Context: one part of a larger RNA
RNA sequence: GCCACCGAGUCUGUUGGUACUGGCAAGGUUAAGGGAGUAAUACCCGGAACCGUAGCGAAAGCGAGUCCGAAUAGGGCGACUAAGUCAGUGCUACUGAACCCGAAACCGGGUGAGCUAACCAUGAGCAGGAUGAAGCCCACGUAACAGUGGGUGGAGGUCCGAACCAAUACAUGUUGCAAGAUGUCUGGAUGACUUGUGGUUAGAAGUGAAAUUCCUAUCGAACCCGGAGAUAGCUGGUUCUUCUCGAAAUGCCUUUAGGGGCAGCCUCGGAUAAUUACUCGUGGGGGGUAGAGCACUGUUUAGGCUAGGGUGGGCAACCAUACCAAACCUUGACAAACUUCGAAUACCCAUCGAGCGUAUACCGGGAGUGAGACUGUGGCAGCUAAGUGCCAUAGUCGCAAGGGAAACAGCCCAGACCGCCGUCUAAGGUCCCCAAAUUAUUGUUUAGUGGUAAAGGAUGUAAGAUUUCUAAGACAACCAGGAGGUUCGCUUAGAAGCAGCUACCCUUAAAAGAAAGCGUAACAGCUCACUGGUCGAGAGACCUUGCGCCGAAAACGUAACGGGGCUUAAACAAUAUACCGAAGACGCGGGCGCCAAACUUUUCGUUUGUGCGCGUUAGAGAAGCGUUCCAUUCUGCGUCGAAGCUGGCUCGUGAGAGACAGUGGAGUGAAUGGAAGUGAGAAUGGUGGU
Numbered sequence: 001g002c003c004a005c006c007g008a009g010u011c012u013g014u015u016g017g018u019a020c021u022g023g024c025a026a027g028g029u030u031a032a033g034g035g036a037g038u039a040a041u042a043c044c045c046g047g048a049a050c051c052g053u054a055g056c057g058a059a060a061g062c063g064a065g066u067c068c069g070a071a072u073a074g075g076g077c078g079a080c081u082a083a084g085u086c087a088g089u090g091c092u093a094c095u096g097a098a099c100c101c102g103a104a105a106c107c108g109g110g111u112g113a114g115c116u117a118a119c120c121a122u123g124a125g126c127a128g129g130a131u132g133a134a135g136c137c138c139a140c141g142u143a144a145c146a147g148u149g150g151g152u153g154g155a156g157g158u159c160c161g162a163a164c165c166a167a168u169a170c171a172u173g174u175u176g177c178a179a180g181a182u183g184u185c186u187g188g189a190u191g192a193c194u195u196g197u198g199g200u201u202a203g204a205a206g207u208g209a210a211a212u213u214c215c216u217a218u219c220g221a222a223c224c225c226g227g228a229g230a231u232a233g234c235u236g237g238u239u240c241u242u243c244u245c246g247a248a249a250u251g252c253c254u255u256u257a258g259g260g261g262c263a264g265c266c267u268c269g270g271a272u273a274a275u276u277a278c279u280c281g282u283g284g285g286g287g288g289u290a291g292a293g294c295a296c297u298g299u300u301u302a303g304g305c306u307a308g309g310g311u312g313g314g315c316a317a318c319c320a321u322a323c324c325a326a327a328c329c330u331u332g333a334c335a336a337a338c339u340u341c342g343a344a345u346a347c348c349c350a351u352c353g354a355g356c357g358u359a360u361a362c363c364g365g366g367a368g369u370g371a372g373a374c375u376g377u378g379g380c381a382g383c384u385a386a387g388u389g390c391c392a393u394a395g396u397c398g399c400a401a402g403g404g405a406a407a408c409a410g411c412c413c414a415g416a417c418c419g420c421c422g423u424c425u426a427a428g429g430u431c432c433c434c435a436a437a438u439u440a441u442u443g444u445u446u447a448g449u450g451g452u453a454a455a456g457g458a459u460g461u462a463a464g465a466u467u468u469c470u471a472a473g474a475c476a477a478c479c480a481g482g483a484g485g486u487u488c489g490c491u492u493a494g495a496a497g498c499a500g501c502u503a504c505c506c507u508u509a510a511a512a513g514a515a516a517g518c519g520u521a522a523c524a525g526c527u528c529a530c531u532g533g534u535c536g537a538g539a540g541a542c543c544u545u546g547c548g549c550c551g552a553a554a555a556c557g558u559a560a561c562g563g564g565g566c567u568u569a570a571a572c573a574a575u576a577u578a579c580c581g582a583a584g585a586c587g588c589g590g591g592c593g594c595c596a597a598a599c600u601u602u603u604c605g606u607u608u609g610u611g612c613g614c615g616u617u618a619g620a621g622a623a624g625c626g627u628u629c630c631a632u633u634c635u636g637c638g639u640c641g642a643a644g645c646u647g648g649c650u651c652g653u654g655a656g657a658g659a660c661a662g663u664g665g666a667g668u669g670a671a672u673g674g675a676a677g678u679g680a681g682a683a684u685g686g687u688g689g690u
Stems, first nucleotide, its partner, number of pairs: 001690006011096001013094001015093010027051003033045003055062002065077004099237002102234001106227006117201009126191001128160003131156001135152006164188003169184004203219001206214001212221001240624006250263005264369002266366005272361002276359001278355004282350004291341001292339002297335004302330003306325001308324002310321004372397010402413003417590004422586003428580003431564003437577001439576006450566001456550002460547005466541004477534005483507003489501002513528001516527003591614004595609005625679001627676008636668002644663004649658003
């Protein structure tokens, strides 16, 4: 892992609510206890007590009223409108372990120092080598000491190094030799050394050269049993079928935020009622959003005018001002917390008119939900970042399958009761993969643009608008001129058109700047503006659009059309006609639910209908299947073969059922009721097998 078996909403109660069924009914019921007695929980007493039949008031109390009140006022709660009660059953609440499994922990009583920590008592162990303290002896030395040398001596938490103890580094080992080892290296090795045996200290504690370390592979509080099925707003799991309906992820409050309470939304039952709800139209409303605007509140551009200030001049008066600037005027703007204005929608009302046909409102039983997600739209926060956070609004997913988007919960189309080798369509498509146009007409694009991207850039190309020059010859090209005063003046070493400053005239002319560039140290030199000629028909500027171009770099391999492949297209724009295309619609057949009508003996049921409907998680409701046991009946079945097992067949929407054949070898079924240890695939489930 697989297989078999086991494995989770149960029961308790003088308890509550509600629905249904039954008894009795203005009443209903007995409790403890008792009597007789049975196969029996049956039967008969027992009215204490409870609920109901009247309420109001704190109460005395009064009473269809009563309380407050001075009240006959007014108001509150009642009556007038009235059915209960006792059992049984279902659902549900509370109560308990209360659907099952699961803590870490807390408390009580015990068991542990055969491991380890410390201590006590009594024993044991430490090859060999080195160093050579004190003391002592001898010699020298001193006035005497001191001192020096030699010897002797054998001290030390001394040195090297086995046993022994430890565990430094690396490696191996990692289902190991081993739940801490092995190899090599390493530290201590007469000491605060190591070790045997016996003993002492205990969990709110002990022990600790102190690490929260150790206290039997367990230690921030050991282990065993018990309280105990602790508690778990948490995680996981929770077992047969079919049918009807079908959510929520929101609001308020919460030591609340992944939990709850109430409401909202779902379901079931009941009773009643209104043009109740919803949609459209019509009529009537309020508003201050979008937009717009600047009269207000603020912000703000330019100019004018003009207080005040600054600066300059002046002794002062005062004057000047390309300075700053309020108010005012003109001009142009901005605003969620500005408004003289002001929509579209939305919302509210209606005794109005249509549509729809209970979808609405009310009472009661049962819920689940209270983590939502994305997309479009209006916003806030953020970076007008996020597959971001938070509101509003609509949709989808959630709980939705089918077709499209290559693949793709939330996008587009469309809501699957079942069957059919029928028809038509939606989105999207029609060269091949791949069902259907290599369809038609008119254009565009040459970039494989299509089939990623910006600011910005460019004689790409197509369409359009405005305008200038042009046979009195344009634009381009070519030929020629482009001069004189003058090297203007100043400056400068120089400055001659061309470093810089000032001026920018005159003349000759078809035309020619006191020069638009290059150039020289300065000149020189080469062009340009401008003019003539040659040539002979368009040339230039600018604007608005369509489609293209550049801008354009990434890591496994083309890889930014799904692929092949595509260029008067299989790309793009516009138009047209066909076709394909879904679980959509239609057709045919069948099933189920609801409604209505008819029939039928009311129920039960049958038939009919151009009738309506049948996706579904949590969840509500309904009807069933099967298992074990019990009661009654079948005076059931069974060695002429029960149960169980295997196989195909038949029946049923299904859970399942039946007959048959084989196997098996002794029990077991059907009908009607009853009671449950009643259904297994999941719980890192349990036990067994393999």
Predicted 3D model of a 690-nucleotide part of an RNA (large-subunit ribosomal RNA, domain II) from a Candidatus Altimarinota bacterium. Model confidence (mean pLDDT): 86 of 100.